[in-house]
Context: one part of a larger RNA
RNA sequence: UGCAUGUGGUGGAUGCCUUGGCGAUCACAGGCGAUGAAGGACGCGGUAGCCUGCGAAAAGCCCCGGGGAGCUGGCAAACGAGCUUUGAUCCGGGGAUGUCCGAAUGGGGAAACCCACUCCGUAUGGAGUAUCCAUAGCUGAAUACAUAGGCUAUGUGAAGCGAACGCGGUGAACUGAAACAUCUAAGUAACCGCAGGAAAAGAAAUCAACCGAGAUUCCCAAAGUAGUGGCGAGCGAAAUGGGAAGAGCCUGUACGUGUUAUCUGUGUUGUUAGCUGAACGCUCUGGAAAGUGCGGCCAUAGCAGGUGAUAGCCCUGUAAGCGAAAACAGCGUGGAAGAACUAGGCGUACGACAAGUAGGGCGGGACACGUGAAAUCCUGUCUGAAGAUGGGGGGACCAUCCUCCAAGGCUAAAUACUCGUGAUCGACCGAUAGUGAACCAGUACCGUGAGGGAAAGGCGAAAAGAACCCCGGGAGGGGAGUGAAAUAGAUCCUGAAACCGCAUGCAU
Numbered sequence: 001u002g003c004a005u006g007u008g009g010u011g012g013a014u015g016c017c018u019u020g021g022c023g024a025u026c027a028c029a030g031g032c033g034a035u036g037a038a039g040g041a042c043g044c045g046g047u048a049g050c051c052u053g054c055g056a057a058a059a060g061c062c063c064c065g066g067g068g069a070g071c072u073g074g075c076a077a078a079c080g081a082g083c084u085u086u087g088a089u090c091c092g093g094g095g096a097u098g099u100c101c102g103a104a105u106g107g108g109g110a111a112a113c114c115c116a117c118u119c120c121g122u123a124u125g126g127a128g129u130a131u132c133c134a135u136a137g138c139u140g141a142a143u144a145c146a147u148a149g150g151c152u153a154u155g156u157g158a159a160g161c162g163a164a165c166g167c168g169g170u171g172a173a174c175u176g177a178a179a180c181a182u183c184u185a186a187g188u189a190a191c192c193g194c195a196g197g198a199a200a201a202g203a204a205a206u207c208a209a210c211c212g213a214g215a216u217u218c219c220c221a222a223a224g225u226a227g228u229g230g231c232g233a234g235c236g237a238a239a240u241g242g243g244a245a246g247a248g249c250c251u252g253u254a255c256g257u258g259u260u261a262u263c264u265g266u267g268u269u270g271u272u273a274g275c276u277g278a279a280c281g282c283u284c285u286g287g288a289a290a291g292u293g294c295g296g297c298c299a300u301a302g303c304a305g306g307u308g309a310u311a312g313c314c315c316u317g318u319a320a321g322c323g324a325a326a327a328c329a330g331c332g333u334g335g336a337a338g339a340a341c342u343a344g345g346c347g348u349a350c351g352a353c354a355a356g357u358a359g360g361g362c363g364g365g366a367c368a369c370g371u372g373a374a375a376u377c378c379u380g381u382c383u384g385a386a387g388a389u390g391g392g393g394g395g396a397c398c399a400u401c402c403u404c405c406a407a408g409g410c411u412a413a414a415u416a417c418u419c420g421u422g423a424u425c426g427a428c429c430g431a432u433a434g435u436g437a438a439c440c441a442g443u444a445c446c447g448u449g450a451g452g453g454a455a456a457g458g459c460g461a462a463a464a465g466a467a468c469c470c471c472g473g474g475a476g477g478g479g480a481g482u483g484a485a486a487u488a489g490a491u492c493c494u495g496a497a498a499c500c501g502c503a504u505g506c507a508u
Stems, first nucleotide, its partner, number of pairs: 001507009015493001016458002020429002022426007029418002031161002039101003042055003046079001049075003061095006070083003106115003116129005131158002133155007165196001166194005176183001180230001206213002217244005227235002248410003252350006262336011274322003280295003284291001296313002298302001304316003359383008369395001390405005445452002465492001468479004
C1' cells in the first nucleotide's frame, strides 16, 4: 500500500410520520369605503425581542347571552403580582374607545412628518375648514335688464380598494405559412372606462320556403359539413332537430280605482355561542393494553380523532334530539305611507307610432365570408326618401309570391366566475414531493429600480432534558442517575452510499 473481516466516524439517502399543500362536491356569500376602507407606521404587557391581539379607555372597556373551574394569548419557561362559584379565563351578539399615514379631504410634503386658520371651552382639550356634482339661497362684471363668475347652506351624492367572471374603448408582436408581404397568431396579450352578483342579450322591419316556426341565453347534434382562403397556412357557419330554462311588456292627456317600495309591529324558518347523547370487565405478555385468552353489552351511534402498541362500550365525538337575551337574513301577516318606487300599477276615453333616419356614392370595419356575383350590419365623409294605397327582408339584380314593421325603451330563469365562509370527500403529495412558503416566507438575501427570491420538519409515552463526583481554561468526555431504550442526550426516530479511521488476518 492492496484485499478481506470486524468495529467506528462522517453523511443524511431510505422507511415510517404530518401541523402544510393540491384537487373536488354541496351550501352560503359575492363586496368594503368620507360613520374614513384595503394596506401600513408607531405604540400598548410587572418583561428585552418577535408573532398574535389591541389603540393614549391600547393582549383591552361596557351591556346582553352561553359556559362552569380554573385563569392572566403564542414562541416560553422562571420569577413576581393578581383575578375567580358575588361565576373569572373562554365562546357568541350588540356597543364604546379607536394615535399617525393611506381616496386622505385645512395648506404643504421626501407616506406615517411640517405649518395653519375659525368657533366652543377657565384649562388639558373639542369641533370645523379639500374637490366635483345636485338642490336652495345671497351676491354679481364687461353691459341697462340680464348672464358668466363669486360666496354660503344642505346631501348616509361621488371619489379609493378588491381574485376571477362581464360589457365597452384602444390594440401589438413573437409565432405559423417550413423564407415572406395578403393571411395567421388575434380582436388574443396589454392598457383604459364602467358595472353586477352575475353581466350581456332579448320579445322579429327574425327565420323559413310556398310547408311552416314564433324573444333571448346556454348545451348536444347538424359539422370540421356548406363555404371562405397567396383556394397556401389556415379560418369556419347557418337552417334544422334534441335538451336546460321559460314571460312577457311600456310610452301622451283626462277621469276613476286598488296598491308597491319604504318604515314599523308580530309570527315562523334559518345564521351568528351551545346542550343532552347508549354500551366492559377479568386475565396473560409487556415500560405501557386498545393486543392475547375468557365472558358480556350498546347500536337511528361499528364516521373520525385521541389516550404509554391495534378501543363500537376510556376521552372528544358520531346517530338522534334540543337550544338564543341580542343582531342579521328569508317567508307570511297587521298598521302607517301614497308613485317619492318600479322595466311597468290597473281600467276607460281620446291620442301618439320614432328624418338628416332608411337608402345611395367614396373610404373603412363587422359578419365563418380576404371585394368577390357580395346580399346583411356599423359609419368617417358627401348626399338623401316614402308615410300602411307605405316600408324592410327573402345572399348581386328584376318580377311574382311569402314574411315582417327599422330609425324609442324595459325585462326573471336557464349561463360565467371564486378573493372568501362552513361542511364533506380523494386508486392526490408526503418535506429535492405537495403552494415559492408544513418552520415567524414573499422572510433572509440579491438588485439604483422594475423585479428576483431561497434553505430550513421528526428526542421521548412523559423532560423524567442527566442532581452529584472525576479529567479539562473551555469544548468535550468518564462515572452516577432517569428511561422500555441514551449507539433515544438535545441538528437527539430510522441512519444507506460516497468519503475517513482503528483492530485483526493475508499479500507485497

Background: The part of an RNA shown here (large-subunit ribosomal RNA, domain I) has 508 nucleotides and comes from Trinickia diaoshuihuensis. Lineage of the source: Bacteria > Pseudomonadati > Pseudomonadota > Burkholderiales > Trinickia. Rfam family: Bacterial large subunit ribosomal RNA. Gene Ontology terms of the family: structural constituent of ribosome and ribosome.